[in-house]
Context: one part of a larger RNA
RNA sequence: UCCGGCGAGUUACGUAUAAUGGCAAGGUUAAGGACUAAAGGUCUGGAGCCGAAGGGAAACCGAGUCUUAAUAGGGCGAAGAGUCGUUGUGCGUAGACCCGAAACCGGGUGACCUACCCAUGUCCAGGUUGAAGUUGCCGUAAAAGGCAAUGGAGGACCGAACCCACAUCCGUUGAAAAGGGUGGGGAUGAGGUGUGGAUAGGGGAGAAAUUCCAAUCGAACCCGGAGAUAGCUGGUUCUCCUCGAAAUAGCUUUAGGGCUAGCCUCAACGCGAGUCUACUGGAGGUAGAGCACUGAAUUGCCUAGGGGGCCUCAAAGCCUACCGAAGCAUAUCAAACUCCGAAUGCCAAUAAGAUACCGUUGGGAGUCAGACUAUAUGAGAUAAGUUGGGUGGUCAAAAGGGAAAGAGCCCAGACCUGCAGCUAAGGUCCCAAAGUGCGUGUUAAGUGGAAAAGGAUGUGGGAUUUCGAAGACAACUAGGAUGUUGGCUCAGAAGCAGCCAUACAUUCAAAGAGUGCGUAAUAGCUCACUAGUCGAGAGGUCCUGCGCCGAAAAUGUCCGGGGCUGAAACAUGUCACCGAAGCUGCGGAAUGCAUACAUGGGUAUGCAUUGGUAGAGGAGCAUUCUUAAAGGGACGAAGCUGUACCGGAAGGAGCAGUGGACUGUUAAGAAGAGAGAAUGCCGGA
Numbered sequence: 001u002c003c004g005g006c007g008a009g010u011u012a013c014g015u016a017u018a019a020u021g022g023c024a025a026g027g028u029u030a031a032g033g034a035c036u037a038a039a040g041g042u043c044u045g046g047a048g049c050c051g052a053a054g055g056g057a058a059a060c061c062g063a064g065u066c067u068u069a070a071u072a073g074g075g076c077g078a079a080g081a082g083u084c085g086u087u088g089u090g091c092g093u094a095g096a097c098c099c100g101a102a103a104c105c106g107g108g109u110g111a112c113c114u115a116c117c118c119a120u121g122u123c124c125a126g127g128u129u130g131a132a133g134u135u136g137c138c139g140u141a142a143a144a145g146g147c148a149a150u151g152g153a154g155g156a157c158c159g160a161a162c163c164c165a166c167a168u169c170c171g172u173u174g175a176a177a178a179g180g181g182u183g184g185g186g187a188u189g190a191g192g193u194g195u196g197g198a199u200a201g202g203g204g205a206g207a208a209a210u211u212c213c214a215a216u217c218g219a220a221c222c223c224g225g226a227g228a229u230a231g232c233u234g235g236u237u238c239u240c241c242u243c244g245a246a247a248u249a250g251c252u253u254u255a256g257g258g259c260u261a262g263c264c265u266c267a268a269c270g271c272g273a274g275u276c277u278a279c280u281g282g283a284g285g286u287a288g289a290g291c292a293c294u295g296a297a298u299u300g301c302c303u304a305g306g307g308g309g310c311c312u313c314a315a316a317g318c319c320u321a322c323c324g325a326a327g328c329a330u331a332u333c334a335a336a337c338u339c340c341g342a343a344u345g346c347c348a349a350u351a352a353g354a355u356a357c358c359g360u361u362g363g364g365a366g367u368c369a370g371a372c373u374a375u376a377u378g379a380g381a382u383a384a385g386u387u388g389g390g391u392g393g394u395c396a397a398a399a400g401g402g403a404a405a406g407a408g409c410c411c412a413g414a415c416c417u418g419c420a421g422c423u424a425a426g427g428u429c430c431c432a433a434a435g436u437g438c439g440u441g442u443u444a445a446g447u448g449g450a451a452a453a454g455g456a457u458g459u460g461g462g463a464u465u466u467c468g469a470a471g472a473c474a475a476c477u478a479g480g481a482u483g484u485u486g487g488c489u490c491a492g493a494a495g496c497a498g499c500c501a502u503a504c505a506u507u508c509a510a511a512g513a514g515u516g517c518g519u520a521a522u523a524g525c526u527c528a529c530u531a532g533u534c535g536a537g538a539g540g541u542c543c544u545g546c547g548c549c550g551a552a553a554a555u556g557u558c559c560g561g562g563g564c565u566g567a568a569a570c571a572u573g574u575c576a577c578c579g580a581a582g583c584u585g586c587g588g589a590a591u592g593c594a595u596a597c598a599u600g601g602g603u604a605u606g607c608a609u610u611g612g613u614a615g616a617g618g619a620g621c622a623u624u625c626u627u628a629a630a631g632g633g634a635c636g637a638a639g640c641u642g643u644a645c646c647g648g649a650a651g652g653a654g655c656a657g658u659g660g661a662c663u664g665u666u667a668a669g670a671a672g673a674g675a676g677a678a679u680g681c682c683g684g685a
Stems, first nucleotide, its partner, number of pairs: 001685006011094013026050003032044004054061002064076004097235002100232001104225006115199001117197007124189001126158003129154001133150006162186003166183005201217001203213003210219001238620006248261005262367002264364007272357001274355004278350001280348003288340001289338002294334003299329003305323002307320004370395006377388003400411003415588002420584003426578003429562003435575001437574006448564001454549002458546010475533005481506003486500003512527001516525002589610009621674001623671007631663002639658005645652002
């Protein structure tokens, strides 16, 4: 990992409700007893329970009663249906659908591991150092002291056995549930070790680490309470049909749980309301707009007040490129501003149109983590595949086609069959179904096929303006002068360092008291301006289409790829075609309603419907056993193997082989009643 078997809403009692059956103003027995043919028994037993009368705290009264002073008013009642079985479903009490804790408590078992202690034994190769003491000699008055021997102390030294475990390598489904290799530490001591004994879990022991107490220790192990509890995770077994949610509100030691409501379903009943459209009538203060209020905020004028200056003994006065309330004018802003003010939406009315819903009561739920998208918004950074609520959609619970691939985007809602037709979104060169379609433009960037501020004689379209056959623009030829070196300044300043003037003047076709280069200053080159040559457009500004630069990233180049340039790109127009489970057509099934006929539960026709998770409702299939009836079987039962048959499914036959003794059908009943999942259990491969 696979295969086979086993494996989860049960049972009892109570209660609510629905269906069904008996009896009915009544219904019904329980324990017990008798009988017995032993069964799904029969009879008895009326204790008890429910109902038939309620109201009041009660006394009590009673179709009424309570409140009250009340005869008023009001509250609760009366005007006939229950009860006992059976079955389904829900709830309650029980383990209560199944498996699953960590833990808690009780009683016991453990110190053969290990901790510490007690008793009694035992072990420590070899080598080194050489304390005290002692002896001798020297020394002293005697001592002290010195030297040499002797001696053999030490939690002394080196180092095996033994003990330990500091470093590192290997080992990590190991040779080993703690080891091996190489080094390392202690090795006469607080040393190692044998045997026997003591201390026990709310405890013991501890040179103290939450360390050890039998591979277990922040409280050992075993059995029991015990099926502890688990608002948590996982699992929960056949089929078809009808309908079909929620992820919200309130409350919650509540937030991943629950209760009530909302939304779903089933049954009964009800009557006319429900929804959409049209039109009519309403309430409102949003978008927008505005500044009339409340605030914010710009500039100017005016001016109270303040500051500064002048003046002055002081007061007064005057000035002010300072600050500035109020006022006036001016251009603005606002979710908590409004002199104004929509569209939608909301509430109603109606001899209107369409549709078929809506309500009440009762049974059963599930849901309370929502997601993205569009839109108006709050929070955030007008960040997020962010977060909150409002409105719509889709997903959730929705398959199909498109977007290369994709829950939430676009199109469209799958009853079934088919090698029929038409379309939607999206497409039509090839991959790949359908146009290498047609008309007119644009783009040259592979833009298309990722991006901003900003930048640019890219290019198309439009508008406007200036110059131009009295010759423009560009190019070439020639001129570009004089007063004058303008005045000042300066060493110099001559068009061209700087300052002043420059709308000075003259000669001119034209020529600045000078556009730039240049010189120490001149000089020189050049420009404005003018003439000639040439011969038709040239220059500026604005709006706009498509492009360009700006543009650096990590597996592989931003079209899905190939590839595409009068496109297979972009814009616009037009005609075809392809394209889905959409729509149509053929055949069929089911559900609901209506009608007709039958009325032993149908048949026919018409219309509509038939995606579906949680969930509600309905109808069935299969398995085992029981009862009854009629059966099958050695001329071969069950089981197994094969098989092209039947049924809408679960499923059911027939035949052949195998097998060798039981077994099916029909009508009822009862359940240990359906397996793919539970890190399921047992067995096997």
Molecule: large-subunit ribosomal RNA, domain II
Organism: Candidatus Brachybacter algidus